This is a predicted structure of a 681-nucleotide part of an RNA (large-subunit ribosomal RNA, domain II) from a Bacilli bacterium.
Its mean pLDDT, the model's own confidence on a scale to 100, is 86.
It was read from a public genome assembly.
[in-house]
Context: one part of a larger RNA
RNA sequence: GCCGGCGAGUUACGGUAUAGUGCAAGGUUAAGCGGAAUACGCGGAGCCGAAGCGAAAGCGAGUCUUAAUAGGGCGCUUUAGUACUAUGCUGUAGACCCGAAACCGAGUGAUCUAGCCAUGAGCAGGUUGAAGUAAGGGUGAUACCUUAUGGAGGACCGAACCAGGAGACGUUGUAAAGUCUUUGGAUGACUUGUGGCUAGUGGUGAAAUUCCAAUCGAACUCGGAGAUAGCUGGUUCUCCCCGAAAUAGGUUUAGGCCUAGCCUUUUAUGAUGCUACUUGGAGGUAGAGCACUGAAUACGGGAUGGCCCCAUCUAGGGGUACUGACUGUAAUCAAACUCCGAAUGCCAAGCUAGUUAGUAAAGGAGUCAGUGGGCGGGUGAUAAGUCCGUUCGCGAGAGAAAAUCAAUUCAGACCGCCAGCUAAGGUCCCAAAAUAUAUGUUAAGUGGAAAAGGAUGUAGAAUUGCACGAACAGCUAGGAGGUUGGCUUAGAAGCAGCCACCCUUUAAAGAGUGCGUAAUAGCUCACUAGUCGAGUGAUUCUGCGCCGAAGAUGUACCGGGGCUAAACAUAUUACCGAAGCUGCGGAUUUAUACUUUUGUAUAAAUGGUAGGGGAGCGUUCUAAAUGCACUGAAGAUAGAUCGUGAGGACUAUUGGAGCGUUUAGAAGUGAGAAUGCCGGC
Numbered sequence: 001g002c003c004g005g006c007g008a009g010u011u012a013c014g015g016u017a018u019a020g021u022g023c024a025a026g027g028u029u030a031a032g033c034g035g036a037a038u039a040c041g042c043g044g045a046g047c048c049g050a051a052g053c054g055a056a057a058g059c060g061a062g063u064c065u066u067a068a069u070a071g072g073g074c075g076c077u078u079u080a081g082u083a084c085u086a087u088g089c090u091g092u093a094g095a096c097c098c099g100a101a102a103c104c105g106a107g108u109g110a111u112c113u114a115g116c117c118a119u120g121a122g123c124a125g126g127u128u129g130a131a132g133u134a135a136g137g138g139u140g141a142u143a144c145c146u147u148a149u150g151g152a153g154g155a156c157c158g159a160a161c162c163a164g165g166a167g168a169c170g171u172u173g174u175a176a177a178g179u180c181u182u183u184g185g186a187u188g189a190c191u192u193g194u195g196g197c198u199a200g201u202g203g204u205g206a207a208a209u210u211c212c213a214a215u216c217g218a219a220c221u222c223g224g225a226g227a228u229a230g231c232u233g234g235u236u237c238u239c240c241c242c243g244a245a246a247u248a249g250g251u252u253u254a255g256g257c258c259u260a261g262c263c264u265u266u267u268a269u270g271a272u273g274c275u276a277c278u279u280g281g282a283g284g285u286a287g288a289g290c291a292c293u294g295a296a297u298a299c300g301g302g303a304u305g306g307c308c309c310c311a312u313c314u315a316g317g318g319g320u321a322c323u324g325a326c327u328g329u330a331a332u333c334a335a336a337c338u339c340c341g342a343a344u345g346c347c348a349a350g351c352u353a354g355u356u357a358g359u360a361a362a363g364g365a366g367u368c369a370g371u372g373g374g375c376g377g378g379u380g381a382u383a384a385g386u387c388c389g390u391u392c393g394c395g396a397g398a399g400a401a402a403a404u405c406a407a408u409u410c411a412g413a414c415c416g417c418c419a420g421c422u423a424a425g426g427u428c429c430c431a432a433a434a435u436a437u438a439u440g441u442u443a444a445g446u447g448g449a450a451a452a453g454g455a456u457g458u459a460g461a462a463u464u465g466c467a468c469g470a471a472c473a474g475c476u477a478g479g480a481g482g483u484u485g486g487c488u489u490a491g492a493a494g495c496a497g498c499c500a501c502c503c504u505u506u507a508a509a510g511a512g513u514g515c516g517u518a519a520u521a522g523c524u525c526a527c528u529a530g531u532c533g534a535g536u537g538a539u540u541c542u543g544c545g546c547c548g549a550a551g552a553u554g555u556a557c558c559g560g561g562g563c564u565a566a567a568c569a570u571a572u573u574a575c576c577g578a579a580g581c582u583g584c585g586g587a588u589u590u591a592u593a594c595u596u597u598u599g600u601a602u603a604a605a606u607g608g609u610a611g612g613g614g615a616g617c618g619u620u621c622u623a624a625a626u627g628c629a630c631u632g633a634a635g636a637u638a639g640a641u642c643g644u645g646a647g648g649a650c651u652a653u654u655g656g657a658g659c660g661u662u663u664a665g666a667a668g669u670g671a672g673a674a675u676g677c678c679g680g681c
Stems, first nucleotide, its partner, number of pairs: 001681006011093013026048003032042003052059002062074004096234002099231001103224006114198009123188001125157003128153001132149006161185003165182005200216001202212002209218001237616006247260005261367002263364007273355004277350005287340001288338002293334003297330005305322001306320005370394010399410003414586004419582003425576003428561003434573001436572006447563001453547002457544010474531005480504003485499003510525001514523002587606008617670001619667010635654005641648002
């Protein structure tokens, strides 16, 4: 891992609702007794109901409060209960099953290991050479020196022994801690044998939360014990009907609960619901506006104040590139501004239309992590994210399109069909259907990623110059004089800079457009003539393109091939395309109408998670009835059979002794999942 078996809402006693049965203003017995008996009979203690109110005494259709007959509270005037059975839910119990880490009690452990006690044992070999001592030297005597002797040391080197610092191997190992190489200690706070002592709220500890039998921030064994688990996982047959929520308030509450909301079932009610329309309302959003509150710009008027001048006995007069209340004109801004003010939405009414809900009571829930798109907002940076409102989807929704793709587009799957029509989207090939039609655009593979900005790309529209009295472009020629204008400057001569920008000759020619020089010179332009002979400039608005444009595995920003249409725009026709719609056949549910046997007809409906409701299949056993079986039961294997399904027959073979059917009843009643348990392979 597979296969097989086992494996989870039970039981007792209460409560409550529903259904059924009996009796009914009543209903009913419990223990116990008789009895073969759980039958049946006896047993009325007790319980519930028929009356309430009050804390109670108590009174009673009333009663309590009170001084009260006032007022008020709870009742009556309005009668159905009760016993049992079944089912749903619930309470108390382990209460659907498995699962802790822990807590407590009583015991067992120091054969491992820590420390200690008692008694034993072990440490090759080599080196160093302390104290002391001896002799000699030395001194007044010591001290001291030399040479010997001596053999100290948590001394040195290094085996056994002990350890375990480093590396490699090993890592389903040789080994639940080892092997190899290397290393540390190796007469000591050394190592070790045997026996003993200390025990878990404890011991022991040269101290590391270390060790206390491969277990230690509190050992192990059994028990309390099925501890508790707002947590995770699992929870077993079928079909049919309906079908949510991820919100509000509260919560030592936030991944849990309670109440409400939303779902379902039953009963009651009977148009009260929803949508559209009409009519009538409330309102201060979007927008807009500046009338208020604030913000804010320009110009003008301008009080007050400042400064300067005149005058100064007081009063005053004038000026002002200062201040600037207030005010006029123009133009603005606002969630907490409003002189105004929609659309929607909301409320109410309607003898309007369509539709099929709504409400109340009671039983049962689930939901309280949501998420995406559009629209309107808060916060933020009109980021991401997050938080509101509203609507649609996913959640709980399959099918088609978007290559792929919960949420986008189309569309809501009862079942069957080798029938038809369409939606979105498509029609060259992959790949179903147009190499369709008409008119244009694009040349960039744009299409098939992107901005500011840039550009004689190209197509269309418009406005406005010049032009056969010859334009634009090209070519030929001229482009002069006063004058080197004045100033400045070393110089400044059209051309560093400042000022001015005239006059003359002319067909025309600037006190000069650019290049150039140290300054001149030189080239050139404006401007003019000739030549040529038809269009040529400027501006604006549009369509489609171009540049701007660099990335990491491999083309890789059309799904691919490939396309100049098979791209884009506009228009038209045809076709393809879904579980949509239609056709044919069938099923179920509901409503209505007929029928009264429980059917027929018509219409509509039948996606579905949590969840509610309904109807069934199968297993084991029991009772009654009725059957099968050695002329072959159960079980097994196989088969083209019946049923919507769970499932049921039949036949053949195998097998070798029990097993069905019907109607009721009772459950150890259904397996694929629980890192499930046991066994086999």